[in-house]
Context: one part of a larger RNA
Parts: sequence; structure tokens; C1' cells
RNA sequence: GGAUGUACGCUGGCGGCAUGCUUAACACAUGCAAGUCGGAUGGGAAAUGGUGUUUCCAGUGGCGGAUGGGUGAGUAACGCGUAAGAACCUGCCUUUGGGAGGGGAACAACAACUGGAAAUGGCUGCUAAUACCCCGUAGGCUGAGGAGCAAAAUGAGGAAUCUGCCCGAUGAGGGGCUCGCAUCUGAUUAGCUAGUUGGUGAGGCAAUAGUUUACCAAGGCGAUGAUCAGUAGCUGGUCCGAGAGGAUGAUUAGCCACACUAGGACUGAGACACGGCCCAGACUCCUAUGGAAGGCAGCAGUGGGGAAUUUUCCGCAAUGGGUAAAAGCCUGACGGAGCAGUGUCGUGUGGAGGUAGAAGGCCCACGGGUUGUGAACUUCUUUUCCCGGAGAAGAAGCAAUGGCGGUAUCUGGGGAAUAAGCAUCGGCUACCUAUGUGCCAGCAGCCGCGGUAAUAUAGAGGAUGCAAGCGUUAUCC
Repeated sequence: GGAUGUACGCUGGCGGCAUGCUUAACACAUGCAAGUCGGAUGGGAAAUGGUGUUUCCAGUGGCGGAUGGGUGAGUAACGCGUAAGAACCUGCCUUUGGGAGGGGAACAACAACUGGAAAUGGCUGCUAAUACCCCGUAGGCUGAGGAGCAAAAUGAGGAAUCUGCCCGAUGAGGGGCUCGCAUCUGAUUAGCUAGUUGGUGAGGCAAUAGUUUACCAAGGCGAUGAUCAGUAGCUGGUCCGAGAGGAUGAUUAGCCACACUAGGACUGAGACACGGCCCAGACUCCUAUGGAAGGCAGCAGUGGGGAAUUUUCCGCAAUGGGUAAAAGCCUGACGGAGCAGUGUCGUGUGGAGGUAGAAGGCCCACGGGUUGUGAACUUCUUUUCCCGGAGAAGAAGCAAUGGCGGUAUCUGGGGAAUAAGCAUCGGCUACCUAUGUGCCAGCAGCCGCGGUAAUAUAGAGGAUGCAAGCGUUAUCC
């Protein structure tokens, strides 16, 4: 000198765009953040005098809750980065070849009885389906062959037809696995390892594999740093630097890991699952003491910690996602507004004229100098400001549909009106005088200054620098 997710002190006009718990992965009141489908389904309720129709719903069933959003605790690892590979899986979507025949038994809901304070059950009986099961069929799978094994669902419509279902093949996208290289510090850590290293048989997985197991062999790693210990999410990037390189990993994008702590599986195309389940633990809470409930590292918000970090806001109008045939519904993703000079960019605080060089202040050699064209005064303008009028684009898709928002913008009126500070002035370093103080009070980044003429302290006048900011602190180069 540059930089920052900074903080603090003094000061503070406006706007655009960004950014905003770096500390306690500390604990959380309250509300919301994942639903949707009656065109799969039996039933119930409401409206209507009835039929018909419409609307709504707890349950069964389907798809989605594995995405989106948060955090960085753990991890020195094939975790990440980069370059390759073979033994794999893949819901929805694309393209394509075929198929859907016959039959059956239940379980919720519901009703009756009943346990419990509640959470939530028990028993008996009835019932539908795109829920479940059996038989048949198969260009698939297994197998040398003979042979063996595995499927389906309908719904809407007057109909044409549309939609969904099953078995193959195919593409795209996604995911699992292996490997070369690379990835911080310590030797005051030198030896480490028994499923350990390899083989055979068996099991297991979507798949390779000591992945698991029985037996056999005794291997494997290591001064090119194993093991151990400490620290740490990694990267595209960001900051500094002419570069080499050093530091760093907030926002944003990719990957990984985690979801009160530890463990486990279930379902599923996909999880060992943030707002699912089970067990244990700590904590909080309810209780009739028998037993139950909870998990903000989602968005707001609260307490706490801290030098320090925002609203318990508006809207699904746009973009995107889930579901649905669709209308639609849901969406704290997202789009916006609010708060904060936290940063950055822009803009203003007026322009022109104006010497009796006024008054006042300060200095003085008492002549004057300076503040200073600065003010007053004259004239002009209205960015801003105040009060009115008009008023968007963003909407795709004929019409309708706008949160932002009566916002941006345009326009009329008013009046210089509403708007300047902060630090420094011994050298480094641009900027000096007088006064007070007298090694005191104090200053200070370093050198140092102050003991009676202090350009170094304090206030003052003046000056210099930057400017809606300025200065200090912290950290990096």
C1' cells in the first nucleotide's frame, strides 16, 4: 500500500446492487416449512321437498415425503480434485416388440361389546378396489440337453378414443464399485498388522472383492516416513503479488459428511431416511404414578455465549418442484418487501456575480497580515425535498391472472430551501502559530516528546488529507 462476512469511536442526505451468528454441531416457547389424487376404492356428511346433481371428508390404495432447504461436528480418507477402468443397478422420461384369459379369499373403514387419565388399544361381525392370492399362458431367466421358473388393472367417455397395467429391448439422465497421480504439521511418534496378506471350498451382494466363514500357506506395510499424535470438510474459486509464489475456502456452483448422542434395520427404483420406524442414553415436558410425548445444523423468532450479525413480514404474479386427466391444491424453494453506511457504485449538500477587502476571531514588528469571494447582498437553477396529476414493462397463452406497487418513470406547483464530517499537522508523512502546563498532566506505530519560550501534551486560530464517511483495532499478502 492492498484486502476483509469485520468490530469499536465520532459523524451521518438519498438511491441502485450485493452481503448479514466467523462464537455455543448450545438449549429452544409459538406459527409455518410435503403433500396430492373421489377420473383407483367401499362408505360417511352437507345442500336441495324427492330423483338426479354438486361439495366435503376419516379410512383402504397410488405417486411423492431419498428432491428442494440447512450445517461443517466428524473425516488426512479413493473424502475431494484430475485422468482412466469393468464386474453392475436404475422409479418417472424417450424410442420400440409383444401381452392383459379364468378364478378366489381377506383386511381397514363401519357396527356391537370392551381396556386406558391420555397416548393408544382388544375382541366379535360385515364390505370394495388399480390392495392380496391361485391356475393358465411367455421371442425373458436358469440349464450341455431333457427340463424347470416368473406377469398383468383397470378408470373416464354416448362413441371415436384417451389414460393407466404386465413382460422384453433401447437411449438419456442418475447412482454404486475399482484404480494411476495429487492432497497440512510433528521422528522429542520407528516399527505396525491375525481377517492381518494370499489361495481353495461355501455363503452373500445389483455388482467386483477377506465382503463373511471353514481350511491351507505366512504373508502385507514401512526413513520415497508405515503406525501414532495434532489440525482440517475438499474443489471451481477469493485476496495479495510484475511474476514465482504466499494466504484463504463467507456469499455463489460441484462433490462429501451430518440431522439431540450412539446403534439398528424396515419400506422402496433409490435411504440405513433433517420435519419416518425400533432400541439405549442425556435433556425438556404431560401424568390419574400404571404410563406417555418431543428433537429449528428448514423460515422467522427466543434465551445463552460473544467485540459482533436482521422481520415471529407479503405472495405463489414469475421461475422451478410434488401430485392430479384437468381445473386446481401444496411449496418459509423461490420472487419480493423490511432492518443494518456491512461493502461497492452513483449522486447531492447549490451555480454566477460580489471589496467598504465590513464586523467578529487569530497572529502581529501595531504598519498590517489572515480567515476571505468565504459571508452579507444581487441574480439564477431545483438534482434532492414537500404537495398534487398520470402511471408501467415484467404475462407466457385469445381472454383473464401482478406479490413487488400506486413502486419505477413522466409531469405541474413551491422554495436555496432538508443535507458535512472525521483524522492529522516533530521525522517517516501532505499540513504551523500563539497560549495554558512545567519529567506534572499527558502523547506514542517506530524513533521518541514533556524538567518555563514544547511546530510532539491540552484547548484555540489556521492548514493538510479523505469525504457520507473518517479514524482505530484484528487478520492475510

A computed fold for a 477-nucleotide part of an RNA from Solanum paucissectum, annotated as small-subunit ribosomal RNA, 5' domain.